[in-house]
RNA sequence: CGGAAUGUAGCGCAGUUUGGUAGCGCACUUGAAUGGGGUUCAAGGGGUCGUGGGUUCGAAUCCCGUCAUUCCGA
Numbered sequence: 001c002g003g004a005a006u007g008u009a010g011c012g013c014a015g016u017u018u019g020g021u022a023g024c025g026c027a028c029u030u031g032a033a034u035g036g037g038g039u040u041c042a043a044g045g046g047g048u049c050g051u052g053g054g055u056u057c058g059a060a061u062c063c064c065g066u067c068a069u070u071c072c073g074a
Base pairs, nucleotide, nucleotide: 001073002072003071004070005069006068007067010026011025012024013023020057028044029043030042031041032040033039050066051065052064053063054062
């Protein structure tokens, strides 16, 4: 320098195929059961979907650029 993959809640991930309410597990908060802990059950909070633009009535999803990490090539 060229190419590819990944980036979504505190952590690990799904959702992209076919654009249409942003989800799951663990963790966290509150309550109940227990003398307490552990554990179980119920309820709840937390996201500008790496970032900047574009297309569209509507974008995590499509298009262009860019950043970080990893891999391959030179």
The prediction has a mean pLDDT of 81.
Transfer RNA from an uncultured Erysipelotrichaceae bacterium, 74 nucleotides, folded computationally.
It matches the Rfam family "tRNA". The family's RNA type in Rfam is transfer RNA. Gene Ontology term of the family: triplet codon-amino acid adaptor activity.
It was read from a public genome assembly.